[in-house]
RNA sequence: GGAGUAAUUCAGACGAUCGCCGGUCCCCACCGACCGGAGGAAAGUCCGAACACCGCAGGGCAGGGUGCUCCAUAACGUGGAGUCGUGGCGACACGAAGGAAAGUGCAACAGAAAGUAAACCGCCGCCGCACGCCGACCGUUCAAGGUCGACGUACGAGGGCAAGGGUGAAACGGUGCGGUAAGAGCGCACCAGUUCCCCGGGUGACCGGGGAAGCUCGGCAAACCCCACCCGGUGCAAGACCAAAUAGAGGGGCGUUUGAGGGUGGCCCGCCCAAGCCCCCGGGUAGGUCGCACGAGGUGCCGGGCAACCGGCAUCCAUAGAGGAAUGAUCGUCGCCUGCAAAGGGGCAACCCGAUGCAGGAACAGAAUUCGGCUUACGACUUGCUCCGGCC
Numbered sequence: 001g002g003a004g005u006a007a008u009u010c011a012g013a014c015g016a017u018c019g020c021c022g023g024u025c026c027c028c029a030c031c032g033a034c035c036g037g038a039g040g041a042a043a044g045u046c047c048g049a050a051c052a053c054c055g056c057a058g059g060g061c062a063g064g065g066u067g068c069u070c071c072a073u074a075a076c077g078u079g080g081a082g083u084c085g086u087g088g089c090g091a092c093a094c095g096a097a098g099g100a101a102a103g104u105g106c107a108a109c110a111g112a113a114a115g116u117a118a119a120c121c122g123c124c125g126c127c128g129c130a131c132g133c134c135g136a137c138c139g140u141u142c143a144a145g146g147u148c149g150a151c152g153u154a155c156g157a158g159g160g161c162a163a164g165g166g167u168g169a170a171a172c173g174g175u176g177c178g179g180u181a182a183g184a185g186c187g188c189a190c191c192a193g194u195u196c197c198c199c200g201g202g203u204g205a206c207c208g209g210g211g212a213a214g215c216u217c218g219g220c221a222a223a224c225c226c227c228a229c230c231c232g233g234u235g236c237a238a239g240a241c242c243a244a245a246u247a248g249a250g251g252g253g254c255g256u257u258u259g260a261g262g263g264u265g266g267c268c269c270g271c272c273c274a275a276g277c278c279c280c281c282g283g284g285u286a287g288g289u290c291g292c293a294c295g296a297g298g299u300g301c302c303g304g305g306c307a308a309c310c311g312g313c314a315u316c317c318a319u320a321g322a323g324g325a326a327u328g329a330u331c332g333u334c335g336c337c338u339g340c341a342a343a344g345g346g347g348c349a350a351c352c353c354g355a356u357g358c359a360g361g362a363a364c365a366g367a368a369u370u371c372g373g374c375u376u377a378c379g380a381c382u383u384g385c386u387c388c389g390g391c392c
C1' cells in the first nucleotide's frame, strides 16, 4: 500500500419566517406562552408473546413445529457458549446436525450388474475334437504310417473366479506378502470402518489411548416414513360503552326431551344451553367515545457470569398517538463524505499529515395495539484480526 474478515457507533445540528398534530398552564371558550412530534430497519408479515373475547379450553384423530450438547429467555423456529461436519492458505463463515438393520421408494444415460445385485473383455482347469512341435515304443530296406506321454494354439460344451481391464458421480474395504488350477480376508502384517470391553478428560455432545472379534453390513429421509419433545382458537377490522333505526297478514324445511339448532380452524366422542332454529324474498339503521401508550420501559453505576443474560441501587417519562391519516416548506450558517490545489511539517525511502480555497455529494426509506427476534434494502466513521506485495 492492497485484498479480506468480524464488531460497534451515527443516520446531521443550530437559527429565522410561515404552516400542521398532541400535551401542560391561564381562560367559559378563543387567544397567548411553553414542552414534544417517524426508523435501524418503521419494511417483509416469517416466528414468538403481552392483551382482548369464546360455559369445554376435557379426551382423541387428522394437522403443524422443532431435531447434536449445555445454558439464557415471558416465549420462540430466537440468542450465547461449545462439539462434530463442510468450505476457505487464513482470519472466519455456513449446517435441514435423531433414525437407512421397521417398511415402502428413488438414482437419467453408460454399464454384466446400482444392494444381501452381478459376468462384457478376461484368467484357470475337466471332457470332446483338430492341428503344430518334442520324446519313447511299434513298424518300414529307407520312407510312409500307428500308439502313448508332455507342451502350445484354435473350436465346442459345460464348471470355477470376481483378483486384473472396461462403464459410471458411486461397483460389496485399501496396500503388501503368502497361498491357489486360477482367484478371493482364504490366511497374515499395517490402515480405515463396524460391534463390544477397559482407562483418562469433560455437566454433556464428544475427545484421547489400549484391547478383542467377525472380517466389512453403499447413497438419498431439503423422499414417504419411524422415534422423541412441543402446540386450544380467533385476532385491535380483537373488544367495551353510548346513540340510531325498523316491515314483514311473504315462501319453504327441520324440530319441541326419541333434542332441530348453537357452543371461535377441520372431524369424532363427551359436556353445556335450548323451543324454536335454518334457507330464500322484501324493508330500515350504521353516528360517536374508549381501547391509544407507564412498559417483560429507557439511561447511569455496582456485583455475578467466557458470553447471551441475571440481580441491586439511583434516575427519567407535559419523551409521537394521527383518525383517510399530523411531524412540512423556504433561507442562512456549521458539521460529514469525495475530488483538485495547497503555505508548511514528518520520513532513509515508498509515502503520509496538512491550516486554507474551489467544485460536487449525502443512501435505504414513513409509525397505526405494543413488545422480543429473524430476513431483506442501504450511506458514513472507527476498531480488532488474517493474507499478499513493497521499502528499511
Base pairs, nucleotide, nucleotide: 001388002387003386004385005384006383007382009380010379012334013333014332015331016330017329018328020037021036022035023034024033025032039364043375044374046373047372048371049370050369051235052234053233054232058269059268060267061266063231064230065229066228067227068082069081070080071079072078083097084095085094086093087092098226099225103224104223105220106219120165121164122161123160124159127156128155130153131152132151134149135148136147137146138145173191174190175189176188177187178186192216194213195212196211197210198209199208200207201206239290240289241288242287248281250280251279252278253277254276261273262272263271297316298315299314300313301312302311303310304309336361337360338359339358340357341356344353345352346351